[in-house]
């Protein structure tokens, strides 16, 4: 240097191809309350997220362009 892939909760992932209901969902992890003598299991409850800018569009987490990061191959 050139090509392709990739980015949503603290982490791990669904949704993205097909744009609209979906309140952006679910493990686990946290916090509080239930159970328990405690602890742990198991219940209910919450908090928590679309890497950045612009584009199209009535409407973008999704579609299109840049930009940054993260990986991969050729050079």
């Nucleotide at each position: 240097g050139c090509u392709c892939c990739u980015g949503u909760c603290g982490u791990c992932u669904a949704g993205c191809c097909u744009g609209g209901u979906c309140u952006a969902g679910g493990a686990c992890a946290c916090a509080c309350g239930g159970u328990u003598c405690u602890c742990a299991u198991c219940c209910g409850u919450g908090g928590a997220a679309c890497u950045c800018g612009g584009g199209u569009u009535c409407a973008a987490a999704u579609c299109c362009c840049g930009a940054c990061g993260g990986g991969a191959g050729c050079a």
Transfer RNA from Candidatus Giovannonibacteria bacterium RIFCSPHIGHO2_01_FULL_45_33, 75 nucleotides, folded computationally. Rfam family: tRNA. The organism belongs to Candidatus Giovannoniibacteriota, within Bacteria.